[in-house]
RNA sequence: CUCGCUUCGGGCGAUGGAGCUCGCCCUCGACUGCCGUUCGGCUGAUGGCUCCUGUGAGCAG
Numbered sequence: 001c002u003c004g005c006u007u008c009g010g011g012c013g014a015u016g017g018a019g020c021u022c023g024c025c026c027u028c029g030a031c032u033g034c035c036g037u038u039c040g041g042c043u044g045a046u047g048g049c050u051c052c053u054g055u056g057a058g059c060a061g
Stems, first nucleotide, its partner, number of pairs: 009026005016052006033042003
């Protein structure tokens, strides 16, 4: 100096925050939804669970 492995740490998982958990990435990678020939259209604040904030729908007072 190069390569591999392990540990620790950090980051990411279609728009916010927190806890737990799963997966992925780590020297610029993980990531950047779906349908439709086009115009255009649809779901959802989660990767998953729970809570909060915001938003949407229905019903009741």